[in-house]
Molecule: nadA riboswitch
Organism: Acidobacteriaceae bacterium
RNA sequence: GCUUUCAACAUCCCCGUCGGCUGCCCCAAAAAGGGCGAGCUGACUGAAGGC
Numbered sequence: 001g002c003u004u005u006c007a008a009c010a011u012c013c014c015c016g017u018c019g020g021c022u023g024c025c026c027c028a029a030a031a032a033g034g035g036c037g038a039g040c041u042g043a044c045u046g047a048a049g050g051c
Stems, first nucleotide, its partner, number of pairs: 001051007013037001016044007023036004
């Protein structure tokens, strides 16, 4: 450097960070806005393997 599986770190457990798409909820005439211990996905941080 490439790659695989992951989240140890967390004031019970779960939860690495920031985005994108989809779904759902709230608000709303609409647009805009807010939220989700839902799914998928990109980049990055960290851990353990492989090359």